Parts: sequence; C1' cells; structure tokens
RNA sequence: CUUAUCAUGAGCGGUGGAGGAACGGGUCCUGUGAAGCCGCGGCAACCGCGUAUCUGCGUGCAUUGCGCAUACGAAUGGUGCCAAGUCCUGCGGCAGUUUCUGCCGAAAGAUGAG
Repeated sequence: CUUAUCAUGAGCGGUGGAGGAACGGGUCCUGUGAAGCCGCGGCAACCGCGUAUCUGCGUGCAUUGCGCAUACGAAUGGUGCCAAGUCCUGCGGCAGUUUCUGCCGAAAGAUGAG
C1' cells in the first nucleotide's frame, strides 16, 4: 500500500506500582489496586488443516487430478482477542419542528491475509 472483518463471544492468580480506554473532545475504568511482564484458563475461527457422493467456475483429450470460490467441521499449528458496539463522537448526507435524537456513508483506528 491492497483487501476482508469490526452490535457476538471469552478471565483468574502472581509481579508491579499509576495510570489506562490509539489521537482531540466527552464519558468511563482504576489504590476493593492502572499500564507492563509472567503463569494458567477461555473466546473466536482470519490464515493453515479436513470433508463436499449430485456444490459452482476454470484447467486437463479423458478418468483420477489440480486451482479458485462456496458450504460445513475440528481446533493439535501461525496470529488475534478476553470492561463498556471500534465505549460515544470528530467529516458528509437524510429524517424527526431548532439545543437534541435516530439512521446511512466516509475518515481514522484495530486485527488477519497478501
């Protein structure tokens, strides 16, 4: 940089000592102990793995096969995650009689794959 997903789900102990929830604004969490680190446990299922007799497309003269897609499955591998919807919002649009609320899209961010 490209692309997919982001209303689900899942925590205890030890250590550590004050901060944390990306950034600004809010609003929260925190000494009935923050971040970080360690151990164990768990969630999910992106990659990887397995299955698909009549799945779909492509390739191959053709059977077997191979590639991609899709569906399903397990979770022993590679990540990720385990307060609050990506905690809300930051730009634009639409609707409701304005402060305000709701919805849609973008941006930003996070994670995976390339």

Source information:
This is a predicted structure of a 114-nucleotide RNA (SAM riboswitch aptamer (S box leader)) from a bovine gut metagenome. It matches the Rfam family "SAM riboswitch aptamer (S box leader)". Its family is annotated with regulation of gene expression in the Gene Ontology. Model confidence (mean pLDDT): 82 of 100. The RNAcentral record of the sequence draws on MGnify.